[in-house]
RNA sequence: GGGCCUUUAGCUCAGGUGGCUAGAGCGCGCGCUUGAUAAGCGCGAGGUCCCUGGUUCGAUCCCAGGAAGGCCCA
Numbered sequence: 001g002g003g004c005c006u007u008u009a010g011c012u013c014a015g016g017u018g019g020c021u022a023g024a025g026c027g028c029g030c031g032c033u034u035g036a037u038a039a040g041c042g043c044g045a046g047g048u049c050c051c052u053g054g055u056u057c058g059a060u061c062c063c064a065g066g067a068a069g070g071c072c073c074a
Stems, first nucleotide, its partner, number of pairs: 001073007010026004019057001028044005050066005
């Protein structure tokens, strides 16, 4: 220098063919349960879907350009 992949909650990750309110597990908070813990059960909080533009009635999803990380080639 060139090519490819990834980026979504605090962490690890899902999210066919764009379409009402974006989810799971773990973690966190509260409650139930217990003599008291752990475990279990219930409820809840928590998101610039990496950024900036574009397409569209409508974008986490499509397009372009950036950023960060990873892999390969030279």
Predicted 3D model of a 74-nucleotide RNA (transfer RNA) from a Candidatus Rokuibacteriota bacterium.
Rfam family: tRNA.